The part of an RNA shown here (large-subunit ribosomal RNA, half A) has 1674 nucleotides and comes from an uncultured Bacilli bacterium.
Its mean pLDDT, the model's own confidence on a scale to 100, is 84.
It was read from a public genome assembly.

Context: one part of a larger RNA
RNA sequence: GGCGCAUGGCGGAUGCCUUGGCAUUAGAAGACGAUGAAGGACGCGAAAAACAGCGAUAUGCUUCGGGGAGUCGUAAGUAGACUACGAUCCGGAGAUCUCCGAAUGAGGAAACUCAGUAGUGGUAAUGCACUAUUAUCAUUAAGUGAAUUCAUAGCUUAAUGAAGACAACCCAGUGAACUGAAACAUCUUAGUAACUGGAGGAAAAGAAAGAAAAAUCGAUUACCUUAGUAGUGGCGAGCGAAACGGUAAAAGCCCAAACCAGUCUUAGGACUGGGGUUGUAGGACACUAAGCACGGAGUUACAAAAUUAUACUAUAGUUGAAGUUUCUGGAAAGAAACCCCAUAGUAGGUGAUAGGCCUGUAAACGAAAUAGUGUAAUCUCCUUAGUGGAUCCUGAGUAAGUCGGGACACGUGUAAUCUUGACUGAAUCUGCGGGGACCAUCCCGUAAGGCUAAAUACUCUCUAAUGACCGAUAGUGAACAAGUACCGUGAGGGAAAGGUGAAAAGAACCCCGGGAGGGGAGUGAAAUAGAAUACUGAAACCAUGUGCUUACAAAAAGUUCGAGCCCGUUAAUGGGUGAGAGCGUGCCUUUUGCAGAAUGAGCCGGCGAGUUAUGGUAUAGUGCAAGGUUAAGUGGAAGACAUGGAGCCGAAGCGAAAGCGAGUCUUAAUAGGGCGAAUAAGUACUAUGCUGUAGACCCGAAACCGAGUGAUCUAGCCAUGAGCAGGUUGAAGUAAGGGUGAUACCUUAUGGAGGACCGAACCAGGGUACGUUGUAAAGUGCUUGGAUGACUUGUGGCUAGCGGUGAAAUUCCAAUCGAACUCGGAUAUAGCUGGUUCUCCCCGAAAUAGGUUUAGGCCUAGCCUUGAAUAUUGCAGCUUGAAGGUAGAGCACUGAAUACGGAAUGGCCCCGUCUAGCGGUACUGACUGUAAUCAACCUCCGAAUGUCAAGUGUUGUAGAUUCAGGAGUCAGUGUAUGAGGUGAUAACGUCCAUACGCGAGAGGAAAACAAUCCAGACCAUCAGCUAAGGUCCCAAAAUAUAUGUUAAGUGGGAAAGGAUGUAGAGUCGCACGAACAGCUAGGAGGUUGGCUUAGAAGCAGCUAUCCUUUAAAGAGUGCGUAAUAGCUCACUAGUCGAGUGGCUUUGCGCCGAAAAUGUACCGGGGCUAAACAUAUUACCGAAGCUAUGGAUUUAUAUUUAUAUAAAUGGUAGGGGAGCGUUCUAAGGGCGUUGAAGGUAGAUCGAGAGGACUACUGGAGCGCUUAGAAGUGAGAAUGCCGGUGUGAGUAACGUAAGGUAGGUGAGAAUCCUACCCACUAUUUGACCAAGGGUUCCAGGGUCAAGUUCGUCUUCCCUGGGUUAGUCAGGACCUAAGGCGAGGCUGAGAAGCGUAGUCGAUGGACAACGGGUUCAUAUUCCCGUACUAUUUAUAGGACUGAUGGAGUGACGGAGAAAGCUAGGAAAUGCCUAUUAUUGGAUUUAGGUUUAAGCAUUUAGGCUAAUACAUUGGAAAAUCCGUGAUAUUAUUAAAGCUGAAGUGUGAUGACGUAUGUAGUCUACGGACUAUGAAGAUUUCUGACGCUAUGCUUCCAAGAAAAACUUCUAAAGAUAUUCUAUAAAUACCUGUACCUAGAACCGACACAGGUGGUCAAGGAGAGAAUCCUAAGGUGAGC
Repeated sequence: GGCGCAUGGCGGAUGCCUUGGCAUUAGAAGACGAUGAAGGACGCGAAAAACAGCGAUAUGCUUCGGGGAGUCGUAAGUAGACUACGAUCCGGAGAUCUCCGAAUGAGGAAACUCAGUAGUGGUAAUGCACUAUUAUCAUUAAGUGAAUUCAUAGCUUAAUGAAGACAACCCAGUGAACUGAAACAUCUUAGUAACUGGAGGAAAAGAAAGAAAAAUCGAUUACCUUAGUAGUGGCGAGCGAAACGGUAAAAGCCCAAACCAGUCUUAGGACUGGGGUUGUAGGACACUAAGCACGGAGUUACAAAAUUAUACUAUAGUUGAAGUUUCUGGAAAGAAACCCCAUAGUAGGUGAUAGGCCUGUAAACGAAAUAGUGUAAUCUCCUUAGUGGAUCCUGAGUAAGUCGGGACACGUGUAAUCUUGACUGAAUCUGCGGGGACCAUCCCGUAAGGCUAAAUACUCUCUAAUGACCGAUAGUGAACAAGUACCGUGAGGGAAAGGUGAAAAGAACCCCGGGAGGGGAGUGAAAUAGAAUACUGAAACCAUGUGCUUACAAAAAGUUCGAGCCCGUUAAUGGGUGAGAGCGUGCCUUUUGCAGAAUGAGCCGGCGAGUUAUGGUAUAGUGCAAGGUUAAGUGGAAGACAUGGAGCCGAAGCGAAAGCGAGUCUUAAUAGGGCGAAUAAGUACUAUGCUGUAGACCCGAAACCGAGUGAUCUAGCCAUGAGCAGGUUGAAGUAAGGGUGAUACCUUAUGGAGGACCGAACCAGGGUACGUUGUAAAGUGCUUGGAUGACUUGUGGCUAGCGGUGAAAUUCCAAUCGAACUCGGAUAUAGCUGGUUCUCCCCGAAAUAGGUUUAGGCCUAGCCUUGAAUAUUGCAGCUUGAAGGUAGAGCACUGAAUACGGAAUGGCCCCGUCUAGCGGUACUGACUGUAAUCAACCUCCGAAUGUCAAGUGUUGUAGAUUCAGGAGUCAGUGUAUGAGGUGAUAACGUCCAUACGCGAGAGGAAAACAAUCCAGACCAUCAGCUAAGGUCCCAAAAUAUAUGUUAAGUGGGAAAGGAUGUAGAGUCGCACGAACAGCUAGGAGGUUGGCUUAGAAGCAGCUAUCCUUUAAAGAGUGCGUAAUAGCUCACUAGUCGAGUGGCUUUGCGCCGAAAAUGUACCGGGGCUAAACAUAUUACCGAAGCUAUGGAUUUAUAUUUAUAUAAAUGGUAGGGGAGCGUUCUAAGGGCGUUGAAGGUAGAUCGAGAGGACUACUGGAGCGCUUAGAAGUGAGAAUGCCGGUGUGAGUAACGUAAGGUAGGUGAGAAUCCUACCCACUAUUUGACCAAGGGUUCCAGGGUCAAGUUCGUCUUCCCUGGGUUAGUCAGGACCUAAGGCGAGGCUGAGAAGCGUAGUCGAUGGACAACGGGUUCAUAUUCCCGUACUAUUUAUAGGACUGAUGGAGUGACGGAGAAAGCUAGGAAAUGCCUAUUAUUGGAUUUAGGUUUAAGCAUUUAGGCUAAUACAUUGGAAAAUCCGUGAUAUUAUUAAAGCUGAAGUGUGAUGACGUAUGUAGUCUACGGACUAUGAAGAUUUCUGACGCUAUGCUUCCAAGAAAAACUUCUAAAGAUAUUCUAUAAAUACCUGUACCUAGAACCGACACAGGUGGUCAAGGAGAGAAUCCUAAGGUGAGC
């Protein structure tokens, strides 16, 4: 280390529980609001953060009832109160009810600011406080009243109403898309979703210009049915009525008109009253008769307003029967025993399970007050019948028509009917409309006015109740401070989280420890029930102890066998471990095929997928049966039962139909034929299979559409502000000089232009390195570009997705952009991928054809399965017959093609009197002969096999067909054969045919190896026999036998080609007359043949190749030479003495033969057989066969449990039988003497699974038979939670710390001191935005802080922000917003006038010093200023919402005067130096505001008088004047920094001193109190200066302010001076950033403005240094 066991930790499954949900039933209600709602903000408690309650009368007040002992909410404790004089509590009715919100006095960034009027309080007066009131629109009324006489518009006032909110239901306006149609456009989705308007408790509809076709019905609405019918429809997908019939509920009425009367009248008519209201037409009108009583009705229509009484109901309540003992136990309600009540045995609680303990329950009773319903009374309202037929009335821009739409089930169709945008346009009861084009007849009705309950729809809400609903990953998102925390700019999104115990009896006390925590003790039945998680307490994961085992061993980790050791059981052929041996490449998915290096899963636990409704169809069961059955509804406590026969299916068919009918249709037909009958079972319900419509097995898009939210990022634009060190260049113009007739031109100056130059801030982002789990979701270092401009930037605004914006890149529009985000349609759709959960048994495919916008999909057929029926009908064999044109073959046809002949024709040549013709020809060559060939698209021929048909029943086999239910399959793959097609007679290629296998098939062989060979696994066996293949060892069986072969490790990889390998076979030579090989010897002469050649002599080359001598010897086979020479060979002799040589062919070998990690081409060892060939015998060898036992299925047989026979591999798939989980019913049980759940175990069953025992646990739970399902998980890159590995690994986020001391339990990190270091146009100081207590003090150290921590921006407790003058409001306006009236628009809304808001701008009054732990232009001291009020004094005009002026404005540049600031020197002061004194050294200091007074450098300007067609009226003002005077250098006026004086006899300063007192030793308080001057230099971007010069791009508005008059006022009003008084609201702490802002962080990023020391320097560059800050949280 492994396995096992035991004990713990972590964790929170399981079981049990339920306060919370879900669904439904019955009743109630459907409220609210200008008398201020819904919804909120802020407050209210002794202390009070949250929830709940309440509102300044604030955890409550008054009153009327109930109730009767404690109470001050959740929520304990402390303190303090209330209560029998009746509290708390419950109910009815009141009072109060801050601020916001329709929000309504005006405004507004909701919960805030600021007003007017009237009154009250207060003040000397102003300021101040309180109460009431003041919005808009509509209607009505009154008043007033323009242009314009009357009048009207308008205005004012009063009264009444509206406004907003609200879950679904309802009516109406506008109105999608995904989707379906396997595409898509009409169509569908769908008049749906959404938006908008309006109403009610319901809404809408509604009393026939109806439905119909019966001499019919009689408003509307809803249900059943008609009916998936009639229809409609790219006649596709789909859409889809109505009447009749059965029910629920029922209810009918009123105007307009004719006529009469009255009032008014513009003489047209209008209004009021009577009258009148319909279709068999009615009414008016005329006439006749009757008649004011009987009767009827009523507060929802029909007319309308109340009061009283009474009954009941609702909103609090009251009474309410009956039990004890013993036992167990912590506890009794359990058990036992004996009783009792019941119109009460629903339910909950009580220390376990209670009719009799408590609350309750049945039953009965009860209301001061308010509300509702009913009844009655008072009260209110209404009245007849007929005759006549002359005249009048009976709904007009209507009906209807045409064109274009829409709605009707009905898509323009034959299209009636309804509706209406445009254009036309009737009739008048002898009329008009309808009956599905239209016409006629007939019938029905009476339009163009209105009201109307019930039956119907829904549930934000209240009360009561129920559940074969859930039980904390479930059920609402939410059982709990949940629409919370948290995320987002916003719309919006959106969690997790329950359990001590009966009772806190919540652990006194002791010990260890800084604490946390722990150990004892104690409580309790239990503390392993101990409070950060506490019931039970599983698994992953992490430990501790221990039995066996493990350090030469190679592993899908198991399985079979198995020695040894340990233990001792549900007692069993036991348990744990396992040396060693055999065999053995996970699971799932997807595939022709996966161990696959193809997919998915880290592990564990929980959750997680064929359901439901309604049609169809088949099967099974049950009931009835030529019949079967009800639906809605009604009765009922009921889902029982009864009722209900409308309707449906069946019993008859045929035909297009009329129609006929066991027949009918076709037809001239009685022919024939088609479909039927003859051959007769349905129907209702339940269950199951499949299917249609619905999301339809689950998860998954990219997208489409609707309505909203976003321009705090970014793009552009608008308004208003701000910024750009320093240096350089030197345009135009100008001046002077030169020059010219004059210009021009030149020189020198001046000047200061520029999308000019260099370069910081600032902006950008070209290059490169790093970074890439970062410092950073875009940065850092170095470098680079622009840097007065088309520049950069702040604040406030505008533009919005079918869109905006865009110096244009598909760029940007909140880290998202070829169309943002959010919610909704919505479970869009997905022929695509993935996943789809218990067991056993029977059968068992396909990867093919045809069709397909089809090819990875689907339909039909084929193949599978289940059931029923039928018959030996099937298949095989045999016999007989038939068709055929393949293989082969052939060349007779069609073609191809070879050789040799013949040969017409046509060329060429010769001859010819150049004609005829003759001859020749190595030209062409049809046709033809002989010989020999070829063919998928040739055949004079032609098989085998196969196919078809019949026969056979004496053969074998067990299938076959039809009908009905259910499928799956349409990606295949390998081998063999077809000398098939294609390809290259390549492919593990591709396409066919036939067969077999794999697929879906295990076992044996081939080392391993889907497809090859053998062989088809029901289970067991330590039995036997075989197949393929094997028998030396690994490794079961022959070191078998016989005869050969091979020598190559051939065997145990390969070709052309090569070779005296070797063993055979055949054939041809030579050979005792001496072969072959070796050895000895010869190998000569003509001649150096000739030619050629420099030479060529056998031997460069050409040519010839003879003769002689010989035993034999080439005019020469090689080597060689310059050429010769030389050496050889052929050939010959001798020697030796028996075989030798060539060729052809067969078996087995050899060479040819080079690759990458390592032998590596027998599986290894190794083999000379253990190789190869032939033959033979024996053995081994499988899940094959046999044997023995067992299980199941089917068939047959008889008995009804046996026998016999056969069968039992299996993916997709079909069929059958079971197990388990949750709940329900009934029955019968268990449980504190211990249920469920958990842990462990050696038990039972073929399996899913079931018992039992022990421990834990502490209250519920099985069994049987039925029923109902949220019913079974290992995989879905599944969801949620927990927990591993990686790993004690990476990292700890630019940077300097050291030493000593202190504190403390503890110090690198805290404090102090010293030294050192960093920054210094910043890491300093001050603001705006933003944040919101982070500020200060004391205490603390669990978490946060990337380490530590005694520290902190952390936690707790307490404290802190002081204003007439600062900023904002009570002032103004810009862009822009809102917007009375108004205009426009389906609606919602859009635009916009008057107005009103809106700073980033205009206006506007305070400075210096001191003080706190923390504030100061705010407090204090001193000195000022502004506005108003009053008083006193003195004056006289004041003066608008109107006029005028002013306010009032750009860029750039230059020069000047100053100041702030700085430097230096001198003087003075203090400290220091020095033992003392002095001199000396060194260091520091030498400062002062606003205001007031005075005045300056500089800048600008005419003034006065008069006149007046302008300034919407007026004007003394402004403007104008061509009028007059005075000035024009300057005066004068206006403006104006600075300086000086004062402010200041002050403050500051010397001073952390000195002296004293106190002290918590940090400090505090009191007293004391120096100098405080000159000079020089420098010098701003500040001030003069909103100036001046210059340029072109020509550079806000309004108020304040000045002035003018109109009007009003004259005891008022107003000005000046002095004195006194008054002066509101908001902000004010702190950070302002390398920790308080935006970036998820204590983040190297980003973020607007102000100040700007010294040295060097042009400089804000850069380096060093001050003041100040800091040392970076390992």